Context: one part of a larger RNA
């Protein structure tokens, strides 16, 4: 100097209080450890692994493991010879590969190339190793408020200072002091969504006023309104009062859609964990080379005395049901796609195929709410596991091992023990909807509204963090 402390001051943060809503208990879905297996490929490991790489393991993926099979090789480039390029048909085979037969390709400047086949070495080829050899990306303290630099100055020095001290502030923010004067990176602002207003546009969007229509903005018409995307206003402690050093700021208050960073995001200083990652990819080095490469076919990644992590269903009456009823969104996505209306089916669905390359058509019914009925506190008209039939869909194929649908079964659960999580407002809770991924397959992951709470005295403690100081057996 720094780190450290069950040392001391001050400050902060859903850290703790104050409240809501839950994990722990049950069942199921996932991951992950154990154990099992030929193989259950392989990486993540406290916070910062464990719905994690994976935005989708039936084949493929896919690395594993059994068996069948290749060796210049499925792919790069170089060398020689020859050429029936590919393909199509049949035959053996689990298949990959072999056989046979039918076909006789393009370009050219005529040298030759393209493509195939073989031969013979350079080499290809590795998700094999080390992430403690690395690049590249990412985590995390932390969006904490900090980290450092020139030139002075002091100090024998290593270093101080500056960045400390008195206010503030989210903030090393800002004043104000002061042997320090400036300056960089970060803090903030500039970007982007929102939240109000002009202003120009008017289709595929709207419909006030006229007209027309049985009825629908449906037609004529209209661009006011919504909306749509552009261009601007607009918030600055700018004004007023106290407070305070005539400072910075702090607290009432006007106006204002918005008031003191108006709400959310993108943005992550210097460094720290030899943190993750050689299986995204790139790479030094080691290591295999008739195999640790490589093509198939089948099983595996789905296994199951168990233990944990994260989520979905509950356990009822603020509730369950109902051939019930005339509600209301946002945001996406659609051509090998969305797919209305009809018709069949009790239903997954299937027949048909209008329209839509979409502000036009279509998915799409929003769902919790409202208003009626009923069920009467029960292991039930809660709960749906499980498992039996009997279809449907996708794809060559659902046995291993998909999702759906009906019908029948109707398990564990009566709110959960030490222990622990999240969240301060359009938040939690609670409702439904759409997307990537995808041929199928969603309780998970990114998004979108709907409906909408409680508390917060406060900083004694617990957790992490920051200044500044003392101690010190640590570097």
């Nucleotide at each position: 100097u720094g780190a450290c402390g069950g040392g001391g001051a001050c400050c902060c943060g859903c850290a703790c209080a104050a409240g809501c809503a839950g994990c722990g208990g049950a069942g199921c879905a996932u991951g992950u450890g154990g154990u099992u297996u030929a193989a259950u490929u392989c990486g993540a490991a406290g916070c910062a692994a464990c719905g994690c790489g994976a935005a989708g393991a039936a084949c493929c993926u896919u690395a594993c493991c059994a068996g069948g099979c290749c060796u210049u090789g499925a792919c790069a480039u170089g060398g020689g010879a020859c050429g029936g390029c590919a393909g199509g048909u049949g035959g053996a085979g689990a298949g990959a590969u072999c056989c046979a037969u039918c076909c006789u390709u393009c370009c050219c400047u005529c040298g030759g190339g393209a493509c195939g086949u073989c031969c013979a070495c350079a080499c290809a080829g590795g998700u094999g190793g080390u992430g403690c050899a690395u690049g590249g990306u990412u985590g995390u303290c932390g969006u904490c408020a900090g980290c450092u630099c020139g030139u002075g100055u002091c100090g024998u020095g290593a270093g101080a200072u500056g960045u400390u001290g008195g206010g503030u502030u989210a903030a090393g923010u800002c004043c104000c002091g002061c042997a320090a004067c400036g300056a960089g990176c970060g803090c903030a602002a500039c970007c982007c969504c929102u939240g109000u207003c002009u202003c120009a546009g008017g289709u595929u969007g709207c419909c006030a006023g006229c007209a027309a229509g049985a009825g629908a903005g449906u037609u004529g018409g209209g661009c006011a309104c919504u909306c749509c995307g552009g261009a601007g206003a607009g918030a600055c402690u700018g004004c007023c009062g106290c407070a305070g050093c005539c400072a910075a700021u702090g607290c009432g208050g006007a106006g204002g859609a918005a008031g003191g960073c108006g709400g959310g995001g993108a943005c992550g200083a210097c460094g720290u964990c030899a943190a993750a990652u050689c299986a995204u990819c790139a790479u030094g080095c080691c290591c295999c080379u008739u195999a640790c490469g490589g093509c198939c076919u089948g099983g595996g990644c789905u296994a199951c005395a168990c233990a944990c992590g994260u989520g979905c269903u509950a356990c009822a009456a603020u509730g369950g049901u109902c051939u019930g009823g005339a509600a209301c969104a946002a945001a996406g996505g659609g051509a090998a796609g969305c797919a209305g209306a009809g018709g069949a089916g009790c239903g997954a669905u299937c027949c048909c195929g209008a329209g839509c390359c979409a502000a036009a058509c279509c998915c799409a019914a929003a769902a919790a709410a409202c208003a009626g009925a009923u069920c009467c506190c029960a292991g039930u008209u809660c709960g749906g596991a499980u498992u039996g039939c009997a279809g449907g869909c996708u794809g060559c194929a659902a046995c291993c091992c998909g999702c759906c649908u009906g019908c029948a079964u109707g398990a564990a659960g009566c709110c959960g023990g030490a222990g622990u999580u999240g969240c301060u407002a359009g938040u939690a809770a609670u409702c439904g909807c759409g997307g990537a991924u995808c041929a199928g397959c969603a309780u998970g992951c990114c998004g979108c509204g709907g409906u909408g709470a409680a508390u917060g005295c406060g900083u004694u403690c617990c957790c992490g963090g920051g200044u500044c100081u003392u101690g010190c057996a640590c570097a």